RNA sequence: GGAGCCGGCCAGACAGCCGCGUCAUCCGGUCAUGCGCGUCAUGGCCGGGUGCCGAGGAAAGUCCGGGCUCCACAGGGCACGGUGCCAGGUAACGCCUGGGCGGCGCGAGCCGACGGAAAGUGCAACAGAAAGAUACCGCCGAUGGCCCGGCGCUCUCCGGAGCGUCAGGAUCAGGCAAGGGUGAAAUGGUGCGGUAAGAGCGCACCGCGAGUCGGGCAACCGACCGGCACGGCAAACCCCACCGGGAGCAAGGCCAAAUAGGGACCCCAUGACGCGGCCCGCGUCGGGUCCGGGUAGGCCGCUCGAGCGUAUCGGCGACGAUGCGCCUAGAGGAAUGGCUGUCCACGACAGAACCCGGCUUAUCGGCCGGCUCCGCCC
Numbered sequence: 001g002g003a004g005c006c007g008g009c010c011a012g013a014c015a016g017c018c019g020c021g022u023c024a025u026c027c028g029g030u031c032a033u034g035c036g037c038g039u040c041a042u043g044g045c046c047g048g049g050u051g052c053c054g055a056g057g058a059a060a061g062u063c064c065g066g067g068c069u070c071c072a073c074a075g076g077g078c079a080c081g082g083u084g085c086c087a088g089g090u091a092a093c094g095c096c097u098g099g100g101c102g103g104c105g106c107g108a109g110c111c112g113a114c115g116g117a118a119a120g121u122g123c124a125a126c127a128g129a130a131a132g133a134u135a136c137c138g139c140c141g142a143u144g145g146c147c148c149g150g151c152g153c154u155c156u157c158c159g160g161a162g163c164g165u166c167a168g169g170a171u172c173a174g175g176c177a178a179g180g181g182u183g184a185a186a187u188g189g190u191g192c193g194g195u196a197a198g199a200g201c202g203c204a205c206c207g208c209g210a211g212u213c214g215g216g217c218a219a220c221c222g223a224c225c226g227g228c229a230c231g232g233c234a235a236a237c238c239c240c241a242c243c244g245g246g247a248g249c250a251a252g253g254c255c256a257a258a259u260a261g262g263g264a265c266c267c268c269a270u271g272a273c274g275c276g277g278c279c280c281g282c283g284u285c286g287g288g289u290c291c292g293g294g295u296a297g298g299c300c301g302c303u304c305g306a307g308c309g310u311a312u313c314g315g316c317g318a319c320g321a322u323g324c325g326c327c328u329a330g331a332g333g334a335a336u337g338g339c340u341g342u343c344c345a346c347g348a349c350a351g352a353a354c355c356c357g358g359c360u361u362a363u364c365g366g367c368c369g370g371c372u373c374c375g376c377c378c
Stems, first nucleotide, its partner, number of pairs: 001374010012343007020054002023051012035038001056349001060360002063358005068248004080244005085099005100114001101112004115239002120237002122233002136180002138176003143173003147169002149166007188206006207228001208226002211224005252300004262291006271285005307326008344347001
């Protein structure tokens, strides 16, 4: 100097003017209530002034986990769903950290549905003989047999026959799975020996193992031992371990009109109507006071919180403990914007609505720290 890897941070800057929202405070107006009836107090509403604060790293997707609220719930089991190497962190997690194993990269590093196939059931299209227990082509035919051939001996009616024998040929029974061929996958791989041909049959290395010893909390690793037990699939059922009640701030709670309806008491009561006529009695109709439920409306929930910053300590780390400091939107048709000037590298994705921890997705450009590889110079 070039090419990269990992972690953290910023998200145009500054000034002026105008504007918006919550809260606090002051002034003016108005209404209600209270009494001590005032140039009073308290509260609401309207208008204006001043002051503080006022979106994000993702506020997003709503995919996980929790807080909070209401409902349900003796205890245990089954079913169903989720998670899935090991250990730790955490309120909890499917997140994070460290470690193991596997894969990728020269490397810094990155990626991971990564429990169990000695429980059982099941699956494997097409091709292929066979996808569980196979033999199509092929190899052998040691052993037993048949046929042919060579050689030797014996007999002979001279044609031949019998017996024996032979790394000879072919073949049946049989043996084999090396090679060919099919397939994503073919019963450990490569090589040497061995054999009739072969084969863990023997040996070396690699692989494998439910064995032994050692290390580690564990996942797992190492050494030795064992020729080695039929392979794959559990994002097939299943088995094992752990976890899981439901709904969500339109959760949920408080105050509470007008009108209608409900309840209690009282009054009018010699009134009207009904109970066939009359008397008694009962019911309905009227008025008043009080009570309770719900609606409109208003208020709370609402932001001080598993909070942020910093220092020290513990820990490899995630994280934890302690001290000090800080307050940082809280609306309810929903606020954070506009204009001007100067400057630069010319400004991306995008807007809170109960809160928090994660993951994922979107994103112009830039800064800081640590590290790797290559080239050159001293």
Model confidence (mean pLDDT): 77 of 100. This is a predicted structure of a 378-nucleotide RNA (Bacterial RNase P class A) from a Lysobacteraceae bacterium. A source record names the gene rnpB. Rfam family: Bacterial RNase P class A. Rfam links the family to the GO terms tRNA processing, ribonuclease P activity and dimeric ribonuclease P complex. Rfam's curators write: Ribonuclease P (RNase P) is a ubiquitous endoribonuclease, found in archaea, bacteria and eukarya as well as chloroplasts and mitochondria. RNAcentral holds the sequence, with entries from ENA.